[in-house]
Context: one part of a larger RNA
RNA sequence: UGUUGAAGGCCUGAGGGAAAGGUCCUUUGAGUACGAGAGGAACGGAGGAUCGCAGCCUCUGGUUAACCAGUUGUCCGGCAGGGCAUUGCUGGGUAGCUACGCUGUCGGCGAUAAGAGCUGAAGGCAUCUAAGCUCGAAGCGCCCCCUGAAAAUAGGCCUUCGUUUCCAAAGCUUUUUCAUUUCGGUGGAGAAGCGGCGGAACGAGAGCUCCGGUAAAAGACCGGUUUGAUAGGUUAGAGGUGUGAGAUUAAAGCUUCGGCGAUAAUCUAAGCCGACUAAUACUAAUCGCUCAAGAGA
Numbered sequence: 001u002g003u004u005g006a007a008g009g010c011c012u013g014a015g016g017g018a019a020a021g022g023u024c025c026u027u028u029g030a031g032u033a034c035g036a037g038a039g040g041a042a043c044g045g046a047g048g049a050u051c052g053c054a055g056c057c058u059c060u061g062g063u064u065a066a067c068c069a070g071u072u073g074u075c076c077g078g079c080a081g082g083g084c085a086u087u088g089c090u091g092g093g094u095a096g097c098u099a100c101g102c103u104g105u106c107g108g109c110g111a112u113a114a115g116a117g118c119u120g121a122a123g124g125c126a127u128c129u130a131a132g133c134u135c136g137a138a139g140c141g142c143c144c145c146c147u148g149a150a151a152a153u154a155g156g157c158c159u160u161c162g163u164u165u166c167c168a169a170a171g172c173u174u175u176u177u178c179a180u181u182u183c184g185g186u187g188g189a190g191a192a193g194c195g196g197c198g199g200a201a202c203g204a205g206a207g208c209u210c211c212g213g214u215a216a217a218a219g220a221c222c223g224g225u226u227u228g229a230u231a232g233g234u235u236a237g238a239g240g241u242g243u244g245a246g247a248u249u250a251a252a253g254c255u256u257c258g259g260c261g262a263u264a265a266u267c268u269a270a271g272c273c274g275a276c277u278a279a280u281a282c283u284a285a286u287c288g289c290u291c292a293a294g295a296g297a
Stems, first nucleotide, its partner, number of pairs: 005161007015147003021051008034039001052105005060099004067092005072085005107143004115135004164201004171194010202294001205291004210224004230284003233280005239273003246267005253260002
């Protein structure tokens, strides 16, 4: 763009995809069937392992350059607080992302292949085949799972809105009047009706702008926009780190005997803190712009 008015929502399912996966072990069946004995199954059931596949982050582990702490050198005069040195180095570490972690990977139906058969002639017998019929595979088709109205035979259902108003060109019809006339007409002006190029309004709703993320390369998708908790901030909590600054007390050691003082304890489960949770309109989503169906009877 189309799907023969527009928009919103819910479906159908032609078609497409698909790992509904592979292997092994234990146990039961069963010391059974079978076999003189020695020995010794299977169908089926239950449980598990492993390799893959898919999803997830409660647990475990990894990562976690804007979180916390310790610490070296140097600089900001000292303290406090910081900059730089690979994130200076080191010890931890939430969310997120992840595997080494967790979860799932179940089952059925139909038609068949090789093959196994039944009935059965040609060919009085026999024969699974010639007519007919029954079974039979991790394979094929379907159920189930994902997708899928652009499936041109372009689907269905529900809801809402709309098919409205005004202005208006050319042209056509009817009619009034004036001028002119060779009396057949010709030309000008006006009125009514039809007509409807084009324009304006209204308008369900959609989009943009704006605040964002269950989404994301751009588009798209999803949520919000004051009738509001959408994002930020603030407060509280969860969680991380591990006890802040300052003060008081104690104190190894050093000392020029005046003092200096690493460090420790208490106030202090403190202080600080990114992504998490809740509450709260404090800040910003204010204001605004564009598009939009209007056909037929």
Predicted 3D model of a 297-nucleotide part of an RNA (large-subunit ribosomal RNA, domain VI) from a Candidatus Iainarchaeales archaeon.
RNAcentral holds the full RNA, with entries from ENA.
Its Rfam family is "Archaeal large subunit ribosomal RNA". Its family is annotated with structural constituent of ribosome and ribosome in the Gene Ontology.
Model confidence (mean pLDDT): 80 of 100.
NCBI's taxonomy places the organism under Archaea, Nanobdellati, Candidatus Iainarchaeota, Candidatus Iainarchaeia, Candidatus Iainarchaeales.